[in-house]
RNA sequence: UUCAAUUCACCGCCUAAACCAGUCCGCGGACGGAAUGGUACGGGGGACCCGAAAUCCCGUGGUCAUAAUGGACUGCGGGGCGGGGCGCAUGGGAUCUGGCAACAGAUUUACAGGACUACUUCCAUAGUCAAGCCCGUCAGCUAACCUCGUCGGCAUUUGGAAGAGUGAGU
Numbered sequence: 001u002u003c004a005a006u007u008c009a010c011c012g013c014c015u016a017a018a019c020c021a022g023u024c025c026g027c028g029g030a031c032g033g034a035a036u037g038g039u040a041c042g043g044g045g046g047a048c049c050c051g052a053a054a055u056c057c058c059g060u061g062g063u064c065a066u067a068a069u070g071g072a073c074u075g076c077g078g079g080g081c082g083g084g085g086c087g088c089a090u091g092g093g094a095u096c097u098g099g100c101a102a103c104a105g106a107u108u109u110a111c112a113g114g115a116c117u118a119c120u121u122c123c124a125u126a127g128u129c130a131a132g133c134c135c136g137u138c139a140g141c142u143a144a145c146c147u148c149g150u151c152g153g154c155a156u157u158u159g160g161a162a163g164a165g166u167g168a169g170u
Base pairs, nucleotide, nucleotide: 005170006169007168008167009166010165012154013153014152018039019038020037021036023034024033025032026031040150041149042148043147044146045145050140055080056079057078058077059076060075061074062073063072064071082138083135084134085133086132090112091111092109093108094107095106096105097104098103114129115128116127117126119163120162121161122160123159124158
């Protein structure tokens, strides 16, 4: 110095959101910033094939059925619900407001589904979140191909099993 075994200790987190190269600028340099390129990670669009091809409420008229109401079909008028993407953040219950109704909005709950909890995976346990933003009437999947992003926010239970890495000792 290398390899193997063993003991002890430690491993920052969410998110795709990181790394490298040269150029230019500030500078004496280190360092920092800007744009560019590459790698890596992530998203969108985009063939064949496959898949898909809406509906509710109110008023009114007609037809059918019925003892009758209710019901089914249909015409007209009015009202309501487009569709899609990023993201874990979707559905349900309750309350309030507007409305005849269909529905719309707000608050709440944590029931179902989903995400996260400190190196990784599995099991258990406990807890937290349950938002926000975008396109603009338009996009299912989708090979080739085209295109976009690399921000921001924090200091998050416990236990068991297996595994990786770093440091120290034998």
A computed fold for a 170-nucleotide RNA from a Victivallales bacterium, annotated as c-di-AMP riboswitch aptamer (ydaO/yuaA leader). Lineage of the source: Bacteria > Pseudomonadati > Lentisphaerota > Lentisphaeria > Victivallales. Its mean pLDDT, the model's own confidence on a scale to 100, is 77. Rfam family: c-di-AMP riboswitch aptamer (ydaO/yuaA leader). From the family's description: This family represents a conserved RNA structure found upstream of the ydaO and yuaA genes in Bacillus subtilis and related genes in other bacteria. The sequence was found by an Rfam model in a public genome assembly.